[in-house]
Context: one part of a larger RNA
Molecule: small-subunit ribosomal RNA, 3' major domain
Organism: uncultured bacterium
RNA sequence: UGACGGGGGCCCGCACAAGCGGUGGAGUAUGUGGUUUAAUUCGAAGCAACGCGAAGAACCUUACCUGGCCUUGACAUAUACGUGACUGGCGUAGAGAUACGCAGUUUCUCCCUAGUGGAGGACACGUAUACAGGUGCUGCAUGGCUGUCGUCAGCUCGUGUCGUGAGAUGUUGGGUUAAGUCCCGCAACGAGCGCAACCCUUGCCUUUAGUUGCUAACAGGUGAAGCUGAGCACUUUAGAGGGACAGCCUGCGUUAAGCAGGAGGAAGGUGGGGACGACGUCAAGUCAUCAUGGCCCUUACGGCCAGGGCUACACACGUACUACAAUGGACGGUACAGAGGGUUGCAAAGCCGCGAGGUGGAGCUAAUCCCAGAAAGCCGUCCCCAGUUCGGAUUGCAGUCUGCAACUCGACUGCAUGAAGUUGGAAUCGCUAGUAAUCGCGGAUCAGCACGCCGCGGUGAAUACGUUCCCGGGCCUUGUACA
Numbered sequence: 001u002g003a004c005g006g007g008g009g010c011c012c013g014c015a016c017a018a019g020c021g022g023u024g025g026a027g028u029a030u031g032u033g034g035u036u037u038a039a040u041u042c043g044a045a046g047c048a049a050c051g052c053g054a055a056g057a058a059c060c061u062u063a064c065c066u067g068g069c070c071u072u073g074a075c076a077u078a079u080a081c082g083u084g085a086c087u088g089g090c091g092u093a094g095a096g097a098u099a100c101g102c103a104g105u106u107u108c109u110c111c112c113u114a115g116u117g118g119a120g121g122a123c124a125c126g127u128a129u130a131c132a133g134g135u136g137c138u139g140c141a142u143g144g145c146u147g148u149c150g151u152c153a154g155c156u157c158g159u160g161u162c163g164u165g166a167g168a169u170g171u172u173g174g175g176u177u178a179a180g181u182c183c184c185g186c187a188a189c190g191a192g193c194g195c196a197a198c199c200c201u202u203g204c205c206u207u208u209a210g211u212u213g214c215u216a217a218c219a220g221g222u223g224a225a226g227c228u229g230a231g232c233a234c235u236u237u238a239g240a241g242g243g244a245c246a247g248c249c250u251g252c253g254u255u256a257a258g259c260a261g262g263a264g265g266a267a268g269g270u271g272g273g274g275a276c277g278a279c280g281u282c283a284a285g286u287c288a289u290c291a292u293g294g295c296c297c298u299u300a301c302g303g304c305c306a307g308g309g310c311u312a313c314a315c316a317c318g319u320a321c322u323a324c325a326a327u328g329g330a331c332g333g334u335a336c337a338g339a340g341g342g343u344u345g346c347a348a349a350g351c352c353g354c355g356a357g358g359u360g361g362a363g364c365u366a367a368u369c370c371c372a373g374a375a376a377g378c379c380g381u382c383c384c385c386a387g388u389u390c391g392g393a394u395u396g397c398a399g400u401c402u403g404c405a406a407c408u409c410g411a412c413u414g415c416a417u418g419a420a421g422u423u424g425g426a427a428u429c430g431c432u433a434g435u436a437a438u439c440g441c442g443g444a445u446c447a448g449c450a451c452g453c454c455g456c457g458g459u460g461a462a463u464a465c466g467u468u469c470c471c472g473g474g475c476c477u478u479g480u481a482c483a
Base pairs, nucleotide, nucleotide: 001483002482003480004479005478007477008476009475010474011473012472013471015467016466019431020430021429022428023427026322027321028320029319030318031317032316033315034313035312042053043052064308065307066306067305068304069303070302073131077130078129079128080127081126082125083124084123086104089102090101091100092099093098108120109119110118111117133297134296136295137294138293142291143290144286145285146284147282149280154193155192156191157190158189159188160169161168162167173184174183175182199274200273201272202271204242205241206240207239208238209237210236213232214231215230218229219228220227245268248262249261250260251259252258324424328383329382330381331380332379333378334377340371341370342369345364346363350359351358352357390421395416396415397414398413399412400411401410437459438458439457440456441455442454443453
């Protein structure tokens, strides 16, 4: 100087407390461990691995296993020699890779003695050689990228001063703040990286613009409808501005920084949300995104193919979904979003089917058309507390769709079947407001496959006395046999 203490002081954070809803019990989905297996490819491991890499394993992917094949190789560059332009099609054998046979087609430049010639180039094949190739090892050789403490308020430097020196001072102290934020004081005076602000979005207003958007007034029109003329007020869209700064008032404070209350205001003290992550820590993670040193393989640890596996199943754990019901289930009627996506695409009306879906093909390269019915809600009726009209696992049969192909191993539909489950022990998680809870909608990936992920809106709470305690963190101080 740090680190540590079941030392002290001060202060924060859904850290506790106050509340609301869960997980832990059930069934299923999914990841992991374990076991099994020819293989169940590999990585991730307390927080910070476990719906993680994977924004989508039937083949492919695919790295694994079994079997069948190739050896200058699926791919790159170069040299020598030889042959041939070249492309793609058919037949036979085969699981295919591939092997053999056949067909179609007949290149560019130059030279000449104009030929069935010669030279050269591109390209392909064969042989030979340098080499290719490796998701093989090392993340403890590395780059890059990332997680984490932590959006915590810290981390440092120059000069000066003090100290023999390691170092200290500044950065400590008194206040204050979300903040090393600012003020005052001070052997310090300044500065840098962080904080904040500048950026995006959302909330109010003005202005510009008016189609594909909108419809107040006028006119037409309908079963109804901005449907039509018309208009650009309103809504809205997207450009440009304004607006919030402790600016105003009162009190407190040291006259300061600032704090409390009030006014006005759409908004008040960082308005809400996002992006943004200091010096560093964990030899944290990644050699399987990529790149890369070293090591290793080179008729194989490389390459091609078929089938299988990654989907196994006594079990254990994590994360979710669905429930156990009446604030509910069922049936009928009826209303209101936002944000997205669409030409290899989204697909309307109509018709067929109980349905998944089929048929059909208008319109749309989209404020125009489509996906698209929002759902919870509201109104009415039935159920009457039961393992039930709760719950839907499982299983049987019949189907639909995608795709070369749904046996291993897809999703969905109809009928039948109806399991566990009556609120979950010890323990444990999230959340402070348009939040939790609850309800549906969209997107990426994607032929198909979503209870996951990423977004979007609808309805919309309870509680916070407080900081004694648990956890994590910041500053000062103290002890130390630790570095």